[in-house]
Formats: sequence, C1' cells, structure tokens
RNA sequence: GGAGCACCCCGGGCGAUCGCUCCGCGCCUCGCGCGCGGGGAGGAAAGUCCGGACUCCACGGGCCCGGGUGGUUGCCAACGACAACCGGUCGCGAGACCAGGGAAAGUGCCACAGAAAAUACACCGCCGACGCGCGCGCCCUUCGGGGCGCUCGCAGGCAAGGGUGAAAUGGUGCGGCAAGAGCGCACCGCGGUUCCGGCGACGGAACCGGCAGGGCAAACCCCACCCGAGAGAAAGACCAAAUAGGGGGGCAUAGACGACGGCCCGCGUCGCCUGAAGCCCCCGGGUAGGUCGUGACGAGCCAGGACGCGAGUCCUGGCCCAGAGAAAUGGUCGCCGCCCCUCCUUUGGAGGGGUACAGAAUCCGGCUUACAGGGGUGCUCCCAUC
Repeated sequence: GGAGCACCCCGGGCGAUCGCUCCGCGCCUCGCGCGCGGGGAGGAAAGUCCGGACUCCACGGGCCCGGGUGGUUGCCAACGACAACCGGUCGCGAGACCAGGGAAAGUGCCACAGAAAAUACACCGCCGACGCGCGCGCCCUUCGGGGCGCUCGCAGGCAAGGGUGAAAUGGUGCGGCAAGAGCGCACCGCGGUUCCGGCGACGGAACCGGCAGGGCAAACCCCACCCGAGAGAAAGACCAAAUAGGGGGGCAUAGACGACGGCCCGCGUCGCCUGAAGCCCCCGGGUAGGUCGUGACGAGCCAGGACGCGAGUCCUGGCCCAGAGAAAUGGUCGCCGCCCCUCCUUUGGAGGGGUACAGAAUCCGGCUUACAGGGGUGCUCCCAUC
C1' cells in the first nucleotide's frame, strides 16, 4: 500500500417563524380561554416470531392423548435468546455455518438414469481353474477306449475396471488367484474393551476384531427434558345517563271469598286474594360516556468499583426521562455540516445532486427484517521497503 474478518458507535447542527400535545403555576369577562415555565420517539418505536411481568379465567393428584426443545457446561425472572467450550463442513487465514440425540426397535420413502437404490445385483467387461460338449494334435491300446495339451462354446466363477447416479456395500499399496475379492498382510478409517486427561460434550494411548448391512427422523416413530396444552390492555377494576326491558311497593277502579251491621235481598264497613292497561316511587343489570390500569421507583437509566475467559452477578453514588388516545412529537425559510459527480491553476474554489429506514399506544428480555451516509477498536492474508 492492497484485499478481507469480527464486534461496537453515530445516524445531522444552529437560528427565525407558524403550529400540536401533556404537566405545573398565575389571571380572568370561568372557556378545555389567555399568559409564563418545563417535558415531548427509535436503533430499530416495525414484524408480532420466541420468552416473561401483570390481569382475568381454569385448576385435588396421576395416566393417556397433544405441543415444544434437542452436542456439553453455564447465564438468566424466563427463553428456542446469549456466553464459553466440544464435534462436523467450508476457508491459506482472521473466521463463517450446522434442529448437532437415535437409521443393528419397527414402519416408510429414495424422482431421472442405471444391472442393481438395499433379504443386494450383473449391462459392458475379466476368467473359464473345477465340470460338460464339439474339434485338432501327441502318447498308450486287449481296437471298445483311455490319458495329456490346445482352441471354441456352455454351465459356472468374479465384482477389480468401464458405464449410471446426489448417493453403489471402507481407502491406498503389496501379496495372492484362472480371474478376482479383507481372501491374506501393512498403514489409514471403522467398531469394541481397558487405561489416562476433562465437571461434561469429547480427546489421547494400548490391545482386540477383517469390517458389522448406503442415505433420509424440519417422514412416522423411539429416547430425554419442559409445558394449564386458555385469553390478552379491545386484559381487567370502578363510576354511571337518556330511551326501552326486568323486579318490588303504593294509588284508583273492578271482581271472588270471609266476617260484621241489617228480619231478608240489593247494600254498607272491614279483612284478604286476584287483576290487562294506566299513574307515582324504589331497586337492580346492561349500553353510551367517564375514571383507573397507564408512567416512570423499576428484571429502570448513567457513571465508578469488585468477581468472572465470557454471557453476567454484586456493591457504591447520582438521576426520574413522552404518555396522546383516533391518536401530539410537525411545516416553511436561512446559514452551516456530511457524502457523491463535473469543471477550474495544486493548497483550494465554483456549479449541480443527495442527506436514509422509519412513527411510541401496558411494560420488559431477545430474535428477525429495513436503513442515505459516517466513525472507532481488535485481528488475518498478500506485496514492497528498512
């Protein structure tokens, strides 16, 4: 100087002017009025994908059924997050990625191509030793035949090579064989046992075993652990109209029954019961509406310290920091900053363009996704020079 890797931070500034919302104080012709002072979005407020707080509901215990997680050890309120480590794959490397338990418990699937995709098998190919047959040659012959060798064919043997495929039944080499093959041997790989190191995942060594039969479990399934496996702020608590229902009481009128008055009936008085509609009063539920939850005393923020490799935990000091509600946090102008392009005479100047993604709604811990542009720290590789 170039090319990269990991992590972190910022993500416009000042002024003028016109507005918005909340809180406090003051004033008055008491209105959501005016004046003054103060607070007013984010690293993701987003997606709502995990985990919790909180609230309501449910709940005797267990099992079945169901869902989730899946290397180990930690961390945490909790988690599928995070940290450190282990293993595998990729990269020269810094590092990145991995649902990373079980495929000899069982069931199932593996397109196309290919002989064969799993109780293995044989298209091309190699061999044809052993066995059979035709033919030829040589030898023997009691002329029936027998023996040996060669060629060809077949039965058969093989799985080394070719070919197919994402994947083909350990790899390399030597021996061996008719040709081959863990058939034998050495090394590597694999499995088992023992020992050693580590909390553990796992690693190392020695010995034994010719090798044990592909892949897929985000296929069913098996194993281990976890789980109310319900609802969510439109949760939930409280206050509470108008109108129309519901319940109770009273009034007036009417009727039935009983008692009394009266010689009897009509009748009168009292008691009790019933009664559609009406009037008055009371009670209760729901709705509209309002208040709380809901704003900063909390898994809070900022510094410093201790412990820990780290995630993180603890201690000390300081701070109080948006709370609207159909939803405020904004618009315009000027100057400056930052980045890009072009031009000019280098330091520099001029002109033009750009300045993102996005918008709290109960709160918190994560993950994921979007983002103009800028900055920092640590590390790796290459080239050059000293």
Bacterial RNase P class A from a Planctomycetota bacterium, 386 nucleotides, folded computationally. The sequence was found by an Rfam model in a public genome assembly. Rfam family: Bacterial RNase P class A. Rfam describes the family as follows. Ribonuclease P (RNase P) is a ubiquitous endoribonuclease, found in archaea, bacteria and eukarya as well as chloroplasts and mitochondria.